[in-house]
Small-subunit ribosomal RNA, central domain from an uncultured organism, 351 nucleotides, folded computationally.
The coordinates come from a structure-prediction model, not an experiment, and the mean pLDDT is 89.
Context: one part of a larger RNA
RNA sequence: UUGGGCGUAAAGGGCAGGCAGGCGGUCUCUUAAGUCGGGUGUUAAAGACCACGGCUCACCCGUGGACCGGCGCCCGAUACUGAGGGGCUGGAGUGCAUCAGAGGCGAGCAGAAUUCCCGGUGUAGCGGUGAAAUGCGUAGAUAUCGGGAGGAAUACCAGUGGCGAAGGCGGCUCGCUGGGAUGCUACUGACGCUGAGCUGCGAAAGCUGGGGGAGCGAACGGGAUUAGAUACCCCGGUAGUCCUAGCCGUAAACUUUGUGCACUAGGUGUGGGGGGGGAUCGGCCCCCUCUGUGCCGUAGCUAACGCAUUAAGUGCACCGCCUGGGGAGUACGACCGCAAGGUUGAAACUC
Numbered sequence: 001u002u003g004g005g006c007g008u009a010a011a012g013g014g015c016a017g018g019c020a021g022g023c024g025g026u027c028u029c030u031u032a033a034g035u036c037g038g039g040u041g042u043u044a045a046a047g048a049c050c051a052c053g054g055c056u057c058a059c060c061c062g063u064g065g066a067c068c069g070g071c072g073c074c075c076g077a078u079a080c081u082g083a084g085g086g087g088c089u090g091g092a093g094u095g096c097a098u099c100a101g102a103g104g105c106g107a108g109c110a111g112a113a114u115u116c117c118c119g120g121u122g123u124a125g126c127g128g129u130g131a132a133a134u135g136c137g138u139a140g141a142u143a144u145c146g147g148g149a150g151g152a153a154u155a156c157c158a159g160u161g162g163c164g165a166a167g168g169c170g171g172c173u174c175g176c177u178g179g180g181a182u183g184c185u186a187c188u189g190a191c192g193c194u195g196a197g198c199u200g201c202g203a204a205a206g207c208u209g210g211g212g213g214a215g216c217g218a219a220c221g222g223g224a225u226u227a228g229a230u231a232c233c234c235c236g237g238u239a240g241u242c243c244u245a246g247c248c249g250u251a252a253a254c255u256u257u258g259u260g261c262a263c264u265a266g267g268u269g270u271g272g273g274g275g276g277g278g279a280u281c282g283g284c285c286c287c288c289u290c291u292g293u294g295c296c297g298u299a300g301c302u303a304a305c306g307c308a309u310u311a312a313g314u315g316c317a318c319c320g321c322c323u324g325g326g327g328a329g330u331a332c333g334a335c336c337g338c339a340a341g342g343u344u345g346a347a348a349c350u351c
Stems, first nucleotide, its partner, number of pairs: 003323004007305002012319001014201004021194003025088007033081002035077009049065006091191001092188003095184005103177007110154001115149007125136002162169002206247006215241002220236004258318006266296013300307002324351003333344004
């Protein structure tokens, strides 16, 4: 619960596509369903309300009357909404030209470094720490040079830089492919916005089958520290981290800020594009403009912090969500999952 809210107090769905539904630019004609006006019927009586009357008053009772409202039918109005017809171009989309980018998928390639193996030189230490020890090393280590193997990640460039709906994306080349920006206004002519359910995508960890395994490294073993040390530090080290196919579906999935549109001072960086002007004319400077991304700040908003044309301002449309703390994101049920568990989601009791 016809209310007020959702950046930080409880509250924006992790993100997208989209059926139903809700909402919908501009001009004109028609219609008259919604809407508005009038009329009429009905809405039993009793009760309630008004007036008068009867009980000595009142309670109570009787008679009469009326408004508002609902529904049906008839007549009328046509601004708005709807419905039907016809147009328009500003919303939306298409075309042509240009541009930037770690956007996605696949294949191939490269160099640095770590580790391991082989060989050379070489000899007693190396390593590690606060200090040590475990550990490695005379079966020749560490160091150094040459050769080889293998896996993973791509220093510098690198930037409150870029791209993507989100998760996320970073060496180079090629192939396939999505989105975006700018310019021209050629074309379509409202084709739009949102979106319960639904579907897809979705970090890390985890799971199943197969592969791979250099480094790192839960668990585990050892050395230290300590009163203890199931830790922090050190030496090792398995799953895992990587690839492939399939699950899982969560997160501080955060801008803790849903999506779309419109409007509302400026200043200053930076990424991409277009136009104009200047110049010492390739590169530089100034102005305008579109689009992205930061900072500062006016009005306004806010409990404050702060937000402020990338709004948390002013409005509209649609969705999601909140309604004291604990119990509890638990129990039960249902659905999903191989499992782990996920989604939905209470109550008693208590403060």